Description: This is a predicted structure of a 72-nucleotide RNA (transfer RNA) from a Candidatus Woesearchaeota archaeon. Rfam family: tRNA. Gene Ontology term of the family: triplet codon-amino acid adaptor activity. RNAcentral holds the sequence, with entries from ENA. The organism belongs to Candidatus Woesearchaeota, within Archaea.
[in-house]
RNA sequence: GGCCUCGUGGUCUAACGGUAUGAUGCCGCUCUCACUCAGCGGAGGUACGGAGUUCGACUCUCCGCGGGGCCA
Numbered sequence: 001g002g003c004c005u006c007g008u009g010g011u012c013u014a015a016c017g018g019u020a021u022g023a024u025g026c027c028g029c030u031c032u033c034a035c036u037c038a039g040c041g042g043a044g045g046u047a048c049g050g051a052g053u054u055c056g057a058c059u060c061u062c063c064g065c066g067g068g069g070c071c072a
Base pairs, nucleotide, nucleotide: 001071002070003069004068005067006066007065010024011023012022018055026042027041028040029039030038048064049063050062051061052060
């Protein structure tokens, strides 16, 4: 320098172009003498930045930024 791939709540992760899923962690309640476990409820994500296409973009296109891989 070229090519491929990834970027989503604290962490991990899903989502044929149709107003973001689950797990874990956190908070509260139930249970218990108490803790753990279990059950129920809740808060938490303008989706790496920007532009474009579209009625509509996490999803498609382009330019950047960052991680990983391959080639030179």